Model confidence (mean pLDDT): 91 of 100. A computed fold for a 71-nucleotide RNA from a soil metagenome, annotated as c-di-GMP-I riboswitch aptamer. The model forms 100% of the base pairs in the Rfam consensus.
């Protein structure tokens, strides 16, 4: 290079104490922005502290799978 893929903000709906989720709209941008919550970060919610339970994979790291090609 081809075929293409997700899809962030912000916006409607919706679940959810939030945090966040999930559906439509919609690009900021991802070569894994495909999955895992396993270790940090960091958010929520409980708790006088100790500490407990949730979120996040598009925050790092690590795990697994994986399209195409001068490889």
């Nucleotide at each position: 290079a081809a075929g293409g893929g997700c899809a962030a903000a912000c916006c409607c709906g919706u679940c959810g104490c939030a945090a966040g989720g999930c559906g439509g709209g919609g690009a900021c941008g991802c070569a894994a922005a495909g999955c895992c919550a396993c270790g940090g970060a960091g958010c929520c919610c409980c708790g006088c502290c100790a500490g407990g339970g949730g979120c996040c994979a598009g925050c790092c790291g690590g795990g697994u799978c994986g399209c195409c090609g001068a490889a």